[in-house]
RNAcentral holds the sequence, with entries from ENA. Transfer RNA from a Chloroflexota bacterium, 71 nucleotides, folded computationally. The source organism's lineage runs through Bacteria, Bacillati and Chloroflexota. Its mean pLDDT, the model's own confidence on a scale to 100, is 81. Rfam family: tRNA. Rfam classes the family as a transfer RNA.

């Protein structure tokens, strides 16, 4: 330096342009003599600026940070 792959919830992962989901965690319940295990609700999210749609996690530019190849 060039090419390519990713960024989504405290973490981990899906997701034909048409309501944003699970799985763990964490809160609060219920069992329980108390934890812990089961059960049940509940919580919280698109990396960042633009475009282009009625509508964008999802299409196009940039730019940012990581991984991979090649030099």
């Nucleotide at each position: 330096u060039g090419g390519g792959g990713a960024a989504u919830a405290g973490u981990c992962u899906a997701g034909c342009g048409g309501u944003a989901g699970g799985a763990c965690g964490a809160c609060g319940g219920a069992c329980u003599c108390u934890g812990g295990a089961u059960c049940c609700g509940u919580u919280g999210g698109g990396g960042u600026a633009g475009g282009u749609u009625c509508g964008a996690a999802u299409c196009c530019u940039a730019c940012u940070u990581c991984c991979c190849c090649a030099g």